[in-house]
Context: one part of a larger RNA
RNA sequence: CUGGGCGUAAAGCGCGCGUAGGCGGCUUGGUCAGUCAGGUGUGAAAUCCCGGGGCUCAACUCCGGGGCUGCACCUGAUACUACCUCGCUAGAGCACGGUAGGGGCGAGUGGAAUUCCCGGUGUAGCGGUGGAAUGCGUAGAUAUUCGGGAAGAACACCGGUGGCGAAGGCGCCUAACUGGUCCGGUACUGACGCUGAGGAACGAAAGCGUGGGGAGCAAACAGGAUUAGAUACCCUGGCAGUCCACGCCGUAAACGAUGAGUGCUAGAUGUUGGGAUCUUCGGAUUUCAGUGUCGCAGCUAACGCAUUAAGCACUCCGCCUGGGGAGUACGGCCGCAAGGUUAAAACUC
Numbered sequence: 001c002u003g004g005g006c007g008u009a010a011a012g013c014g015c016g017c018g019u020a021g022g023c024g025g026c027u028u029g030g031u032c033a034g035u036c037a038g039g040u041g042u043g044a045a046a047u048c049c050c051g052g053g054g055c056u057c058a059a060c061u062c063c064g065g066g067g068c069u070g071c072a073c074c075u076g077a078u079a080c081u082a083c084c085u086c087g088c089u090a091g092a093g094c095a096c097g098g099u100a101g102g103g104g105c106g107a108g109u110g111g112a113a114u115u116c117c118c119g120g121u122g123u124a125g126c127g128g129u130g131g132a133a134u135g136c137g138u139a140g141a142u143a144u145u146c147g148g149g150a151a152g153a154a155c156a157c158c159g160g161u162g163g164c165g166a167a168g169g170c171g172c173c174u175a176a177c178u179g180g181u182c183c184g185g186u187a188c189u190g191a192c193g194c195u196g197a198g199g200a201a202c203g204a205a206a207g208c209g210u211g212g213g214g215a216g217c218a219a220a221c222a223g224g225a226u227u228a229g230a231u232a233c234c235c236u237g238g239c240a241g242u243c244c245a246c247g248c249c250g251u252a253a254a255c256g257a258u259g260a261g262u263g264c265u266a267g268a269u270g271u272u273g274g275g276a277u278c279u280u281c282g283g284a285u286u287u288c289a290g291u292g293u294c295g296c297a298g299c300u301a302a303c304g305c306a307u308u309a310a311g312c313a314c315u316c317c318g319c320c321u322g323g324g325g326a327g328u329a330c331g332g333c334c335g336c337a338a339g340g341u342u343a344a345a346a347c348u349c
Base pairs, nucleotide, nucleotide: 004320005319006318007303008302012317014202017199021195022194023193025088026087029084030083031082033081034080035077036076037075038074039073040072041071042070048066049065050064051063052062053061054060091192092189093188095186096184097183098182103178104177107174108173110155114151115150116149117148118147119146125136126135163170164169207248208247209246210245211244212243216242217241221237222236223235224234259316260315261314262313263312264311267294268293269292270291271290272289273288274287275286276285277284278283298305299304322349323348324347331342332341333340334339
């Protein structure tokens, strides 16, 4: 490089936006660059292939022919690609009328619970475990019902293979601001599209910087148990952290371990959001858009997938090439650091 691949064997970037590039709907005319046909020139010799000759054969060598799949120019063809151009509406989009939703952002509000503080009642235990002990408690605990107050964090039931979002993710309530989806039919733009190397944006948790906050929980740490030991599992405590603001980090089994887009290919059944028709108002039939389960053809090494494909095809990107060494070293770039990213080799099996 070619062939082959990427759900689980090695392999889909965490995710969208988008530059270059690649690819791209129907149609009129033109050009003739790609493409195709014919011709001319060239494509040295040797080498290569075919036929024959010479060394006793062969290697080798000589003669003739072919070929040299290429390039340039000339003449022509115009289906396809390309470029220019007249148009179109089935792709895409805009407008309009509806629509469901934990989509996002900042602000405000609510009750239950928890802990703490104050006061009342009340007396000797409470707590915890497999059983205990550390711990708390006569300086009055726990519990009780109570009364009052403070604080922070999270929002029971509804709640659902239910919804929304590109992914990460999103759940009390209220209004404000704001993104996207879906359905309907009419009008408009007229290919404006798909993908996307670089790039720049977002990106759980943990972690970092500065300043707040700190109820509960809780790495580290301390003590009590257990045990041969117990740097653990269990118990009592408990600093960071968890929360907020701003700024970093840029990674995850970031998973559907399945890139994005388009077309086509049996059905059955549940559910979410719309539309249409009929209705005895219970519902029925049907059509879009999602989300599940089962299942045919087909595919698959098997498991399984199966209109939400891992089926049949096309376009574009990413990635793989035996195990270990190693996602490491060195160098570059990024970062405050932690580290991230790009990414080998020797050696070894």